[in-house]
RNA sequence: AUGCUGGACCGGAUGGUCGCUGUCCGGCCGCGAACGCUGAGCUUAUACUCAGGCUGCGCGGCGUGGAGAGAGGAAAGUCCGAACUCCAAUAGAGCAAUGUGCCAGGUAACGCCUGGGACAGCGCCUUUAAGGGCGCUGGACGGAAAGUGCCACAGAGAAUAUACCGCCCUGUUUUAGAUUCGUCUGGGGCAGGGUAAGGGUGAAAAGGUGCGGUAAGAGCGCACCGCCCGGGCAGUAAUGCACGGGGCAUGGCAAACCCCACACGGAGCAAGACCAAAUAGGGGAGGAACAGCGGCAACGCUGUGCGUCCUGGCUCAGGACGCCAAACUUCCGGGUAGGUCGCUUGAGCCCGCCAGCAAUGACGGGCCUAGAGGAAUGACUAUCACGGCGGCAACGCCGUACAGAAUUCGGCUUAUAGGUCCAGCAUCAAC
RNA sequence: GGCGGUGUAGCUCAGGUGGUUAGAGCGACGGUCUCAUAAUCCGUAGGUCGUAGGUUCGAGUCCUACCGCCGCCACCA
Numbered sequence: 001a002u003g004c005u006g007g008a009c010c011g012g013a014u015g016g017u018c019g020c021u022g023u024c025c026g027g028c029c030g031c032g033a034a035c036g037c038u039g040a041g042c043u044u045a046u047a048c049u050c051a052g053g054c055u056g057c058g059c060g061g062c063g064u065g066g067a068g069a070g071a072g073g074a075a076a077g078u079c080c081g082a083a084c085u086c087c088a089a090u091a092g093a094g095c096a097a098u099g100u101g102c103c104a105g106g107u108a109a110c111g112c113c114u115g116g117g118a119c120a121g122c123g124c125c126u127u128u129a130a131g132g133g134c135g136c137u138g139g140a141c142g143g144a145a146a147g148u149g150c151c152a153c154a155g156a157g158a159a160u161a162u163a164c165c166g167c168c169c170u171g172u173u174u175u176a177g178a179u180u181c182g183u184c185u186g187g188g189g190c191a192g193g194g195u196a197a198g199g200g201u202g203a204a205a206a207g208g209u210g211c212g213g214u215a216a217g218a219g220c221g222c223a224c225c226g227c228c229c230g231g232g233c234a235g236u237a238a239u240g241c242a243c244g245g246g247g248c249a250u251g252g253c254a255a256a257c258c259c260c261a262c263a264c265g266g267a268g269c270a271a272g273a274c275c276a277a278a279u280a281g282g283g284g285a286g287g288a289a290c291a292g293c294g295g296c297a298a299c300g301c302u303g304u305g306c307g308u309c310c311u312g313g314c315u316c317a318g319g320a321c322g323c324c325a326a327a328c329u330u331c332c333g334g335g336u337a338g339g340u341c342g343c344u345u346g347a348g349c350c351c352g353c354c355a356g357c358a359a360u361g362a363c364g365g366g367c368c369u370a371g372a373g374g375a376a377u378g379a380c381u382a383u384c385a386c387g388g389c390g391g392c393a394a395c396g397c398c399g400u401a402c403a404g405a406a407u408u409c410g411g412c413u414u415a416u417a418g419g420u421c422c423a424g425c426a427u428c429a430a431c
Numbered sequence: 432g433g434c435g436g437u438g439u440a441g442c443u444c445a446g447g448u449g450g451u452u453a454g455a456g457c458g459a460c461g462g463u464c465u466c467a468u469a470a471u472c473c474g475u476a477g478g479u480c481g482u483a484g485g486u487u488c489g490a491g492u493c494c495u496a497c498c499g500c501c502g503c504c505a506c507c508a
Stems, first nucleotide, its partner, number of pairs: 001427010012384007020070002023067004027062006037052005072402001076413002079411005084268004092316004098263004102116005117141001119138008142259002147257002149253003164199002166195013207225006226248001227246004232241003272341004282332005289304006305323006334507003348367005354361002385400006432504007441457004450488001459475004481497005
């Protein structure tokens, strides 16, 4: 210098003119109630009523004047977690459903982030193999030795293992050769058995490598490695290390059911609160009682039970109302389509410093940065920047990624032209 | 804005607990029948199961992300 990977940041810049949406200060107009004033009515007089104008106040309106502000890193998907609001509640118990899932830390919280561990893949090293070490990368990484289930096709055999080819042994039969005629050696067929080394099938074949051993083989025996069990040491822990014991009893799938641990009430700003206006306070369906006592009765009390609602899966607990006809639920029908609040000062942003490996936190200083309600944030123009096309060139033309607030935050995921910086790796050049 | 559902042939739908080459009806095309048409009968084609990635030996089916389509909601009594 170039390229790749990862991370952080920016994401057209500066002016001018004309617009759009809120906010604030004025101006003008209208309305409102109140205090005082004037006049009239009534009255003995106040009070009261009516009319008028003035001052300040409040509310509303405006093609009105001025000031200042006005999209994002994802505003998106709505996938997680919260704030906030309502449902009686600092949201009770159990079941179901759902979600999460190595360990520790961070955080308001999280399925997010940071660090660590184990595992897998790749590269390099190590004396071959099993294995070991280092570096990089990756991720939904509890349990398959609680149970159930599945493992198609192929294959002999697929989880209580299995004998197709092969290898080996025995018996029998046949055949060839040799012969000291007793037999011996080799090949083939049939029957019975051994074997899990080799071949073959498959995604997967029941520990691996090597030596011994054997008729052939085999954890059959041994060494190393792996696995399981036990206690020990180190570490907050996941886990690691060495030791002893066991020949190994234990294949894969839990993004199959499931088991274990933990979490979890529901709805969502169209939540919800207030004001105003209008309508038939309409119709259908569902919709729960007995006993005892008192009382002439109406009815009251007690007990048990039942109904509806409070919870938008079920049951219980708790609470409210009720039990002969309403509450309430649901369906149909009717009306409104207005205003105010919620609404943006917040787990807020920037800078510095300290603690921490880091995520992050503490402290100090500074700042205020859209709040509309069918929805504004734009257009034109000048210069510059970048990209594309044309041209020898001067220059000309076109374009400026993805996209776009709607209660608000913290994350994740997805889309994104181009640019800047940092780190790592590779290649090339120079010293 | 919020919440829920759904996507398989041209159309409407099946597809149990993942298994070998995904089916049905209608439609399309060709043939049969008829003087001709329709109906009937026989046959054929037509699918990357919305897209991408993952789990698994194996995915229409299980998981995740994205894309498209559909539905619901306010207040008063």
This is a predicted complex of two RNAs, RNase P RNA and transfer RNA, with 508 nucleotides together.
Rfam match: Bacterial RNase P class A. By type it is a ribozyme.